[in-house]
Small-subunit ribosomal RNA from an uncultured prokaryote, 1432 nucleotides, folded computationally. Its mean pLDDT, the model's own confidence on a scale to 100, is 81.
RNA sequence: UCAAUUCUUCGGAAGAGUUCCUUGGGUGAGAGUGGCGUAAGGGUGAGUAGCGCGUGGGUAACCUGCCUCAGAGUUGGGGAUAACUCCCUGAAAAGGGUGCUAAUACCGGAUAUGGUCUCCCGGCGCAUGUCGGGAAGAUUAAAGAUGGGGAUCCUUCGGAACCUGUCGCUUUUAGAGGGGCCCGCGCACCAUCAGCUUGUUGGUGAGGUAAUGGCUCACCAAGGCUUACGGUUAGCUGGUCUGAGAGGAUGGUCAGCCACACUGGGACUGAGACACUGCCCAGACUCCUACGGGAGGCUGCAGUCGAGAAUCUUUUGCAAUGGGCGAAAGCCUGACAAAGCGACGCUGCGUGGAGGAUGAAGGUCUUAGGAUUGUAAACUCCUGUCAUUCGGGAAAAAUUGUUUGGCGGAUAAUAUCCGUCGAAAGUGAUGGUACCGAAAGAGGAAGCCACGGCUAACUCUGUGCCAGCAGCCGCGGUGAUACAGAGGUGGCGAGCGUUGUUCGGAUUUACUGGGCGUAAAGGGUGCGUAGGUGGUCUAGUAUGUCGGAUGUGAAAUCCCAUGGCUCAACUGUGGAACUGCAUUCGAAACUGCGAGACUUGAGUACAGGAGGGGAGAGCGGAAUUCUUGGUGUAGCGGUGAAAUGCGUUGAUAUCAAGAAGAACACCGGUGGCGAAGGCGGCUCUCUGGAAUGUUACUGACACUGAGGCACGAAAGUUGGGGUAGCGAACAGGAUUAGAUACCCUGGUAGUCCCAACCGUAAACGGUGUGCACUUGGUGUGGGAGGUAUUGACCCCUCCCGUGCCGGAGCUAACGCGUUAAGUGCACCGCCUGGGGAGUACGGCCGCAAGGCUAAAACUCAAAGAAAUUGACGGGGGCCCGCACAAGCGGAGGAGCAUGUGGCUUAAUUCGAUGCAACGCGAAGAACCUUACCAGGGCUUGACAUGAUACUGCAAGCCACCCGAAAGGGAGGCCGCCUUCGAGGGUGUAUCACAGGUGCUGCAUGGCUGUCGUCAGUUCGUGCCGUGAGGUGUUGGGGGGUUAAGUCCCGCAACGAACGCAACCCCUGUGUUUAGUUGCCACUCCGACUUCGGUCGGAAGCACUCUAAACAGACUGCCUGUACAAGCAGGAGGAAGGUGGGGACGACGUCAAGUCAGUAUGGCCCUUACGCCCUGGGCUGCACACGUGCUACAAUGGCCGGUACAGAGGGAUGCAAUAUCGCGAGGUGGAGCAAAUCCUGAAAGCCGGCCCCAGUUCGGAUUGGAGUCUGCAACUCGACUCCAUGAAGUCGGAUUCGCUAGUAACGGCGUAUCAGCUACGACGCCGUGAAUACGUUCCCGGGCCUUGUACACACCGCCCGUCACAUCAUGAAAGCCGUCUGCACCCGAAGUCGCUGAGCCAACCCGCAAGGGAGGCAGGUGCCGAAGGUGUG
Repeated sequence: UCAAUUCUUCGGAAGAGUUCCUUGGGUGAGAGUGGCGUAAGGGUGAGUAGCGCGUGGGUAACCUGCCUCAGAGUUGGGGAUAACUCCCUGAAAAGGGUGCUAAUACCGGAUAUGGUCUCCCGGCGCAUGUCGGGAAGAUUAAAGAUGGGGAUCCUUCGGAACCUGUCGCUUUUAGAGGGGCCCGCGCACCAUCAGCUUGUUGGUGAGGUAAUGGCUCACCAAGGCUUACGGUUAGCUGGUCUGAGAGGAUGGUCAGCCACACUGGGACUGAGACACUGCCCAGACUCCUACGGGAGGCUGCAGUCGAGAAUCUUUUGCAAUGGGCGAAAGCCUGACAAAGCGACGCUGCGUGGAGGAUGAAGGUCUUAGGAUUGUAAACUCCUGUCAUUCGGGAAAAAUUGUUUGGCGGAUAAUAUCCGUCGAAAGUGAUGGUACCGAAAGAGGAAGCCACGGCUAACUCUGUGCCAGCAGCCGCGGUGAUACAGAGGUGGCGAGCGUUGUUCGGAUUUACUGGGCGUAAAGGGUGCGUAGGUGGUCUAGUAUGUCGGAUGUGAAAUCCCAUGGCUCAACUGUGGAACUGCAUUCGAAACUGCGAGACUUGAGUACAGGAGGGGAGAGCGGAAUUCUUGGUGUAGCGGUGAAAUGCGUUGAUAUCAAGAAGAACACCGGUGGCGAAGGCGGCUCUCUGGAAUGUUACUGACACUGAGGCACGAAAGUUGGGGUAGCGAACAGGAUUAGAUACCCUGGUAGUCCCAACCGUAAACGGUGUGCACUUGGUGUGGGAGGUAUUGACCCCUCCCGUGCCGGAGCUAACGCGUUAAGUGCACCGCCUGGGGAGUACGGCCGCAAGGCUAAAACUCAAAGAAAUUGACGGGGGCCCGCACAAGCGGAGGAGCAUGUGGCUUAAUUCGAUGCAACGCGAAGAACCUUACCAGGGCUUGACAUGAUACUGCAAGCCACCCGAAAGGGAGGCCGCCUUCGAGGGUGUAUCACAGGUGCUGCAUGGCUGUCGUCAGUUCGUGCCGUGAGGUGUUGGGGGGUUAAGUCCCGCAACGAACGCAACCCCUGUGUUUAGUUGCCACUCCGACUUCGGUCGGAAGCACUCUAAACAGACUGCCUGUACAAGCAGGAGGAAGGUGGGGACGACGUCAAGUCAGUAUGGCCCUUACGCCCUGGGCUGCACACGUGCUACAAUGGCCGGUACAGAGGGAUGCAAUAUCGCGAGGUGGAGCAAAUCCUGAAAGCCGGCCCCAGUUCGGAUUGGAGUCUGCAACUCGACUCCAUGAAGUCGGAUUCGCUAGUAACGGCGUAUCAGCUACGACGCCGUGAAUACGUUCCCGGGCCUUGUACACACCGCCCGUCACAUCAUGAAAGCCGUCUGCACCCGAAGUCGCUGAGCCAACCCGCAAGGGAGGCAGGUGCCGAAGGUGUG
């Protein structure tokens, strides 16, 4: 102060609580003193290439708080100081002064079981030494706190002394655990870092440390290290990932060690630090400030910001485990235990199960039938995990402590304490979580990637080299299983896919486990150092090697077994393993080591031979050039051809003499010598090596060879000589588009010699050296032997060298093959995709040129080797073709016709474009055709089919208006069949659809062209080759050139197919059959007659002819050649060697041509890109080209006369006789559906004129007049007549056709068609040649061979400069930054040293003052971080 409680009938009582003061006690926040801790735990990986880590050792060179065992002690004193009080300064942080006080704080003294120092003895040891014992002396400690007890004693009555328990304290010993230091081995890269080092290496002494030590210092000596030194990167390990393993990569979580704590330096305290949350200093940064000065350090847990592609909660609890302190309760603990967030990983579970066919709807596809999604859904019957709601509900907890009981110990003690065994109460952050039960309901719960191949899974649509995809190959340019979407399918599934990284595959760094002739790769060659390797025998040793044992190899992980969470992930327990290291015991074959011996490897000596081996000196002849002289005259020289050049001042040529330099013909030879480079006239001198032969000697002396040394072509360099020829550069002449070349004329360096450099080559056998082994044949050089000899002829054998061919074997193949690229051993060098690049930078060498060593960025998906098939070659061989050549005639010049390009245009429709488009589609554009343009019209349509409804009007014919017509409008005439339902047919409307000469020939079919009527192209089986592939079909021989892959012989080929040829047609000869429309010889009749005959008829089928069958020709016969095939010649024959011609076109090539002949996929248009009509255009004209016709004339033109074909066509057709017209043609119409009728052949021949001219050539062009066709000749027909009379006088470069009834010349016919542009095309006959030596060349082709960097295949491939842009790298005056060496300056803090006149309680002396011992402040010296200067 209050609003509380209980008992009571009331009254009252009890009780609680609160404030202030005093005293005592307790609790407790907080400060301080003191003890322990803070050096643990936790974080991080910056630094560190190190004794840092790992492993195994050493410490006789050491330390160790707390803990354990054991021994001894714990005595007696002293002086202060925080806190606190008061005062002062400062903004603050803080600081200063005065006064008081305690201790397990501090300081002396005593004692010494012991410890330490000195000495002695003994044991041990690898040395210094160490361990044990002993003696004397010196030196060296300590602190109390608390529980219980009561016999004795003191008392201020609280207690103290005392006894006892516990915890402390001191000292010593031992232990445990921890640590320090040292050592062996192992743990990155760069040699473009090769030399580093002065406290450096060692010694003596001293200092320092817990302790060894240059750790530090003084002095002495001059050593020490070498993958050092330097640079770059990096914490190490157990382990983890991968791998069959060996290895490779890695070190996150967990565990061990190390290092660090803002950056750098430093010490203090302490058992332990040079200390994450301590101190001092310097620096950078941040914050506070009163501007004077202060404060700070999350790489602890959470959290914030920044950066980033990206990484969590400012949670709960000390309940458990562990740690610190404490006697304990307990306190502290972002250690830890839990929860939260994140599909980040691993694991388990669910999103339902069974039935269910009208195989629903929808979607998608479709061959339009269907298929698929798909038992999938719906539907029916079930189940109930997870989630939801409700209810129950853990384990993790057992200690300590408290109370209490038993036992043991200490003790005088039953008190107390300690230890131990029980009992009781009590303790959970997670969490009402795990788990269990109940309820309801299929209800709330599936995505991601892929679908061309690798690689499981396919279609549609859209897009159209766009948009896009892509791991590699590669998709996309109008049919995309590859892009995008959809449907479907495949895979995985609470995930899936991508990206990044590591290992694997990769035997692609090769230890296991590779290579080097040509793919990358043998050093240019030798000598030789280190190193590596090394013959036979003997006894040792024990380095390697092999075996046993012991210790260690932490735990976790991996593996095995067995337990716990429902299973699993996870985890407990046990085992195995940890391939290693160390110690020790043993073995002695091989290797090593030391010792002894041997002769076969190697070497030495001797003998006679071979040799362009090397060096020096001398000599020689031929040739060239020059000089001089003679003779001699106009050219020489040079080339594909020329010119420059030389020459009348006498060249070249020739003779003689002389000079000079260089090189050495013949011999001369895959012959010789040398290590390689290389070496060539002859002689001499000096000198190296090899081979052969013979014995003797030495006794492994050997092989290889990193570095090193020497040699090393040519060119080049320096100095000095020399210089005949040759000859870079250079000059001139040619060639050429140009010609800085090839060719020519000159010519300087150089080439030569001496001296010195250089040090490289396709320095090649593209093949390192040595040794050994492994079938042969045949040459050649050197030596020796044998038999036999006149002979050193030949022959045989052995050794060494040098070639060729081949076996096994090897090799990717080619090839190699006793001279290996075979089989082995030893050693060295070298390689690891192409380019960048044998380059840059750096270093070394060089006078220079340059050499040696030697990258990266960047870029590509190849580069390369060998072999195969083709193609190609201004490679080769053989062969063919009107390919050339030999001929004939043309084109190109002119005019015209026709086609094309171009131009023009409203349109000049479209296609064809080297040969192989261009008189082509077109065997016929005035309208039509017609596709083009302008204009006018139609819309189920000009044409087809079907459906529905209506119409009963057929159809058809006549005729009117508008109009250019189409079309529109409006009439008339005749008027359908019918089973009277409908149907057929017609019309109208509507719907499906028609229609398109619109696009794509690069979506196609079919057809065609071309190589090419060239002789090729393939297959089956077999054989060869790893294979592609080859063989067959090549090659060889013969032959023919066979036209031919036609045929023949041989042959690892044998057969077969498509081509060749033949079979088919025409033609050339004959026979038979058949004679009308053909024929008319013979016979008959009639008519006419110029008497020659002609015409007609009958008879006839002889001939011609017609058209059917057959014959004939086959190298069959002969001769020659020859093996054969075949060829040449001949006979016979009409025809002779495929008789002539045609049809016939292999595998394939050209994305050849054609969507416009037709067909056809896809796309596009649908009152128009369809359809109809009128007019125009396809015929347009400065020009260019192709193909033709006619010509330029006399082999001709014109006129007159006259002769001879074949093949065709003919009915809206051919048309005779006749007649008119100059003519085109008209009139007219006999005959003919044709061996019957119609359809003048011309060149030619005969005669005449022209007389070489722009003409009597040529006929264009133009004017006039006509004819015919047709609806219609204007644009835009043909023909006729009269007149006109152009160019053109044989054609440049170039180019075409043709080899015999051909070229050339001449006419005739037909298709198309009303007519015609036809001079075109396709056929027919007449007249009727020339030439071919031949295959060198041009073109095309066939076979074989060769080279190839080509394979879209030479119209290929491919190189370099330049221009522009971008990227990467090198260099660059200069500028900036980081790291760092050296020298010097300044010098903080601090340790250490010196000093310390100022200051100081404890101890000592002293009564005191004072002094001493000891210390402090201060000063100073060495060192010393940061900083500064200079130079690298």